Model confidence (mean pLDDT): 79 of 100. A computed fold for a 153-nucleotide RNA from Candidatus Alloclostridium intestinigallinarum, annotated as Lysine riboswitch aptamer. Rfam family: Lysine riboswitch aptamer. From the family's description: Riboswitches are metabolite binding domains within certain messenger RNAs that serve as precision sensors for their corresponding targets. Rfam links the family to the GO term lysine biosynthetic process.
RNA sequence: UAUAGAGGCGCGGCAAAGAUAAGUAAGCGGAUUAAAGGGUCGGGUCCCUCCGCGAAAGGCGAUGCCGCCGAAGUGUGCUCUUUCCCCGGAAAAGGGUAUGCUGGGCGCAGGGCGAACAGCUUUGCGACUGUCAUCUGAGGAUGGAGCACUAUA
Numbered sequence: 001u002a003u004a005g006a007g008g009c010g011c012g013g014c015a016a017a018g019a020u021a022a023g024u025a026a027g028c029g030g031a032u033u034a035a036a037g038g039g040u041c042g043g044g045u046c047c048c049u050c051c052g053c054g055a056a057a058g059g060c061g062a063u064g065c066c067g068c069c070g071a072a073g074u075g076u077g078c079u080c081u082u083u084c085c086c087c088g089g090a091a092a093a094g095g096g097u098a099u100g101c102u103g104g105g106c107g108c109a110g111g112g113c114g115a116a117c118a119g120c121u122u123u124g125c126g127a128c129u130g131u132c133a134u135c136u137g138a139g140g141a142u143g144g145a146g147c148a149c150u151a152u153a
Stems, first nucleotide, its partner, number of pairs: 001153005008069001010068006018060001027053005037048003041088004072102012103129002106126008131144005
């Protein structure tokens, strides 16, 4: 340098019955209709009440298939696209790129996103686990990080 491989509730992608969203919606139809108050930040000639009808998206997902072991995730900078009853602002979501961090899964607590007690993500703590190094007679102990580790050429 190249090839191959290992860590296990291992990582990610696609599809998916179904549940939830929700008896919700600035959805529909009808009735009524003065002000005040409220609406995510401001404004509006917009909406709010009652009756009936009544969704969807994102997220989850038994199970199956596919690609893999920096698998993948995430912070920050730059940049592109999209979103709202209307306008403006802000914010959010999804890509690209540069760079940083994280070996891995699990549990607990806090923060953020989310309708959610689901899930995702992050911070801290805890034991477990794989790998290498050092120490030990052994058992084991301590410590490091994946551009690492093992095998072959």